[in-house]
This record gives sequence, C1' cells and structure tokens, in this order.
RNA sequence: GGGCCGGUAGUCUAACCCGGAAGGACGUUUCCUUGGCAUGGAAAAGAUUGUGGGUUCAAAUCCCAUCCGGUCCA
Repeated sequence: GGGCCGGUAGUCUAACCCGGAAGGACGUUUCCUUGGCAUGGAAAAGAUUGUGGGUUCAAAUCCCAUCCGGUCCA
C1' cells in the first nucleotide's frame, strides 16, 4: 500500500444481506416479598448504531470518504 471482518446503552450482544425508525441479557434505580440480607417478582431510566457526507417520503441497514481494532497478501 491492497483485500476481508468488526465498531450499536456502563458491559456483552440482536436487527444489517432484503430500508419502515433499535430488541435481549447482565448491571443501575425504585417498589413488593424478609426481623435484615440473599434469592424471587414488578416497574423505570439508559444507545440519533465509530465519525462526516450522499441517496430516499423514510437509513443501524444502501453509496462515498475517513478513524480505530483484528486478520490475510505484498
């Protein structure tokens, strides 16, 4: 320098190919249960999807550029 894979909530991840507006688990907060804790149950908050731009009525998803990590080739 070139090819490929990945980046989404505090953490791990799903949805991406095939556009209709982001779901789950753990964690956090509140409540119930207990004499108290743990376990269990209920509820809530938390991500404009690495960054910028484009296409579109509509983008995590398609296109371009770019950053970071991994891997292969040279």

A computed fold for a 74-nucleotide RNA from a Thermoplasmata archaeon, annotated as transfer RNA. The source organism's lineage runs through Archaea, Methanobacteriati, Thermoplasmatota and Thermoplasmata. The coordinates come from a structure-prediction model, not an experiment, and the mean pLDDT is 84. Its Rfam family is "tRNA". The sequence is in RNAcentral, with records from ENA.